[in-house]
Model confidence (mean pLDDT): 89 of 100. This is a predicted structure of a 346-nucleotide part of an RNA (small-subunit ribosomal RNA, central domain) from an uncultured bacterium. The full RNA is in RNAcentral, with records from ENA and SILVA.
Context: one part of a larger RNA
RNA sequence: CUGGGCGUAAAGGGUGCGUAGGCGGGCAAGCAAGUCAGACGUGAAAACUCCGAGCUCAACUCGGAGCCUGCGUUUGAAACUACUUGUCUUGAGUACGGGAGAGGGAAGUGGAAUUCCUGGUGUAGCGGUGAAAUGCGUAGAUAUCAGGAGGAACACCGGUGGCGAAGGCGGCUUCCUAGCCCGAUACUGACGCUGAGGCACGAAAGCUAGGGGAGCAAACAGGAUUAGAUACCCUGGUAGUCCUAGCCGUAAACGUUGGGCACUAGGUGUUGGAUCGUAAGGUUCAGUGCCGUCGCUUACGCAUUAAGUGCCCCGCCUGGGGAGUACGACCGCAAGGUUGAAGCUC
Repeated sequence: CUGGGCGUAAAGGGUGCGUAGGCGGGCAAGCAAGUCAGACGUGAAAACUCCGAGCUCAACUCGGAGCCUGCGUUUGAAACUACUUGUCUUGAGUACGGGAGAGGGAAGUGGAAUUCCUGGUGUAGCGGUGAAAUGCGUAGAUAUCAGGAGGAACACCGGUGGCGAAGGCGGCUUCCUAGCCCGAUACUGACGCUGAGGCACGAAAGCUAGGGGAGCAAACAGGAUUAGAUACCCUGGUAGUCCUAGCCGUAAACGUUGGGCACUAGGUGUUGGAUCGUAAGGUUCAGUGCCGUCGCUUACGCAUUAAGUGCCCCGCCUGGGGAGUACGACCGCAAGGUUGAAGCUC
């Protein structure tokens, strides 16, 4: 430099924004850098190939031609790429009118339930299990009624329903705020796609400081089970789970499927618009499911939400173990994270 690949065999970065770079719509004109053609110069000799010659042949040697796929100069061509200029509207965007939504942040607020406290009624059990026991209870528990405190989560609605880039988001109200969809016009005029580095976000657990602590519950204690039982079961129970500020930066961060654009039979459900119709229903756009043709695939399966057919850009893979380890570097308070080998071995 190159090949073949990445749903499940090794392989899609956790996700976005975006720098450089790569790639990029229609028409016209110019230019001639890339591109193409001609000429000239150069491209040492030897080697190599072909033809011929000399040693008796051959190796070897000699002569001629080719070759040296290149570079430079110059004369042209103008389709494509680049560049310059002008222009266009279909890509992209803006304005306008509607719409749906657990999208994000802050403040406030509601009811059910659990636990605890106080008081009333009430009496001997309650609780728990496969069966028990630890535990709680005559200092009055469990049950039941009334009142109070506090924290956390929001039953029904609720739905292969919705929203978000992903992580994720669910009582109600208000305020602040982002994105998306549809409709009909007007406007800008390629302003686009991707994106190495970079920056930001990023479940749970964990960490720092200060609060909070109802329930649950690593660790821990006890009771059982068992040959044992550092478990499964039971009774308790601390970190934690919650809030504020700041770290951490990882997950089966999964659709195990990177992003964008275009094209390629259908059927059926559903969400949000628009539209036609009196209605049942139909058409269309944007999502979200199921089934299925062609095609693809080792198969399973995918199949207009592609794993089909093409183009552009990024990331990644290259036998198993050693090993996501060692060393170094960077990051972190730490835990650790990121990058990431080799010997050896099969």